A computed fold for a 74-nucleotide RNA from Candidatus Vampirococcus lugosii, annotated as transfer RNA. The RNAcentral record of the sequence draws on ENA. Its mean pLDDT, the model's own confidence on a scale to 100, is 81. It matches the Rfam family "tRNA". It is annotated as a transfer RNA.

This record gives sequence, C1' cells and structure tokens, in this order.
RNA sequence: GGGCUUGUAGCUCAGUUGGUUAGAGCAACCGGCUCAUAACCGGUAGGUCACUGGUUCAAGUCCAGUCAAGCCCA
Repeated sequence: GGGCUUGUAGCUCAGUUGGUUAGAGCAACCGGCUCAUAACCGGUAGGUCACUGGUUCAAGUCCAGUCAAGCCCA
C1' cells in the first nucleotide's frame, strides 16, 4: 500500500433480506423474601446504534467517505 470482517447500554450480544416505542442476559440501584448474607422474585435507571454525509415517506439495517480493532496479501 491492497483485500476481508467487525463497531448497538458499564460488559457479552440479538435485532427477521428498511416499517409501527431500539431489546435480552450479566452488572448497578430500589424493593420483596431471610435473624443476616448469598441465591431467588419484582421493579427502576442506563443508548447521538463508532463518526460525517447521502438515498428514502421512513435507516441500527442500504450507499459513500473517515476513524478504530482483528485477520490475510504485498
């Protein structure tokens, strides 16, 4: 220098070949249970979907560029 893959909550990830409130588990916080803790049960909060732009009535999803990480080639 070239190619491919990935980027979604604090962490690990899902998100159906664009559509009707962006989700799950763990962690955090509150409550229940318990003599108490853990486990278990219920609830709450937490997101500029890496960034910028484009297409579209509508984008996490499609397109272009940039950035970061990983792998391969030179």